[in-house]
RNA sequence: GCGCCCGUAGCUCAGUUGGAUAGAGUGCUGGUUUCCGAAGCCAGAGGUCACAGGUUCGAAUCCUGUCGGGCGCG
Numbered sequence: 001g002c003g004c005c006c007g008u009a010g011c012u013c014a015g016u017u018g019g020a021u022a023g024a025g026u027g028c029u030g031g032u033u034u035c036c037g038a039a040g041c042c043a044g045a046g047g048u049c050a051c052a053g054g055u056u057c058g059a060a061u062c063c064u065g066u067c068g069g070g071c072g073c074g
Stems, first nucleotide, its partner, number of pairs: 001073007010026004019057001028044005050066005
């Protein structure tokens, strides 16, 4: 330099026939329970879906470019 894959919550990830308020587990906070904790149960907070632009009535999803990571080739 070229090709392919990946980037979604603090962490690990799901979600691609374009359409419902963007989700799960774990973690965090509060409550419940307990002599105090842990575990369990209940509730809550937390996201510019890497960034920019385009297409569309509508984009996490399609197209282009950029950035970052991984693998392969030279």

The RNA shown here (transfer RNA) has 74 nucleotides and comes from a Burkholderiales bacterium. It was read from a public genome assembly. Model confidence (mean pLDDT): 81 of 100. The source organism's lineage runs through Bacteria, Pseudomonadati, Pseudomonadota, Betaproteobacteria and Burkholderiales.